A computed fold for a 76-nucleotide RNA from Geobacter sp. UBA6169, annotated as c-di-GMP-I riboswitch aptamer.
The model forms 95% of the base pairs in the Rfam consensus.
Lineage of the source: Bacteria > Thermodesulfobacteriota > Geobacterales > Geobacteraceae > Geobacter.
Model confidence (mean pLDDT): 89 of 100.
[in-house]
RNA sequence: CCGACGAAACCGCAAACUUUGGGUAACCAAAGGACGCAAAGCCACCUGUCCUGCCAGGGAUCGAGGGGCUGCCGAA
Numbered sequence: 001c002c003g004a005c006g007a008a009a010c011c012g013c014a015a016a017c018u019u020u021g022g023g024u025a026a027c028c029a030a031a032g033g034a035c036g037c038a039a040a041g042c043c044a045c046c047u048g049u050c051c052u053g054c055c056a057g058g059g060a061u062c063g064a065g066g067g068g069c070u071g072c073c074g075a076a
Base pairs, nucleotide, nucleotide: 005074006073012037013036017032018031019030020029021028022027035063041069042068043067045066046065047064048061049060050059051058052057
């Protein structure tokens, strides 16, 4: 120095719910609020789940799993 790993420390993010707005909807955004998270940062590539549609298809979800890229700190 790099990787694995995750004690400590400095930080960070923000579930449910409420209000407002957008959307047919799933859901998303902002404010409040903290259940939790060492990637709860990003990506819809695979799977799952959800919405829409007669189907085909289209959309949503990364805080559902896998995978990819990136990142703070440094004990054992």